[in-house]
């Protein structure tokens, strides 16, 4: 220098155009003498940044930024 893949909650990942959810973690309650575990509830995301397409974008296009891989 060229090409490919990825970036979504604290972490690991879903979400094939109608607007974001799970598990673990965290907080509260309950159960227990206490802890752990169980059960119930809750908080936490402008989906890496900008622009475009669309009535509507995490999703499609594009430019950046970051990570990984391959080739030269």
């Nucleotide at each position: 220098g060229a090409g490919g893949c990825c970036g979504u909650a604290g972490u690991u990942c879903a979400u094939u155009g109608g607007a974001a959810g799970a598990a673990c973690g965290c907080c509260c309650g309950u159960u227990u003498u206490u802890c752990a575990g169980g059960c119930g509830g809750g908080a936490g995301g402008c989906u890496g940044a900008g622009g475009g397409u669309u009535c509507g974008a995490g999703u499609c296009c594009u430019u950046c930024c970051g990570g990984c891989c391959u080739c030269c």
A computed fold for a 72-nucleotide RNA from an Actinomycetota bacterium, annotated as transfer RNA. The RNAcentral record of the sequence draws on ENA. Its mean pLDDT, the model's own confidence on a scale to 100, is 82. The organism belongs to Actinomycetota, within Bacteria.